The prediction has a mean pLDDT of 83. Predicted 3D model of an 88-nucleotide RNA (SAM riboswitch aptamer (S box leader)). The sequence was found by an Rfam model in a public genome assembly.
Order: sequence, then structure tokens, then C1' cells
RNA sequence: AUCUUAUCAAGAGUGGUGGAGAGACAGGCUCUAUGAAACCACGGCAACCUACCGAUACGGAAAGGUGCCAAUUCCAAGCAGAUAAGGC
Repeated sequence: AUCUUAUCAAGAGUGGUGGAGAGACAGGCUCUAUGAAACCACGGCAACCUACCGAUACGGAAAGGUGCCAAUUCCAAGCAGAUAAGGC
């Protein structure tokens, strides 16, 4: 990169650096100098995988591997996207 399966109405942010963009995508709407993106530190949410507890309830817990922390995947559309696990 590609394929398969599952999920996407819940939940969770502060500080530092930075200095104008961001929310994937044309449109809408929104966030943003009362500080965007990005990076760092610490914190948190969740529970897909591993381990653990438990002994059936798609339970508990949160150590490890990921993920996530404005708005229903922000809205609408899709043959779209994101994340996890697995295959090749």
C1' cells in the first nucleotide's frame, strides 16, 4: 500500500514552545490573536489487542501495545474517512 471484520449520538485538557490557521474532502456551519496548526511535558477518557481477575454477563480491572480528549465522523453526500484487530 491493499483486503476482511468491528466500531464511529457516550466519554476525557491543562501548561510550555510556537505565531495563523484549523475542523480529511468542493458547499454549509463553526473554532481561532481571550492565541490556529505543529511539537513537548504532565494529566485524563475509552476498553480494540495482550496479560490479569472472574466464571458467562459480549462481566470486572487498566499493567503493557494502540487510539482519543470543541461541536453526532460538526452537518449533508459518497463507491468517502478514521481507529482497532487480523490476512496478504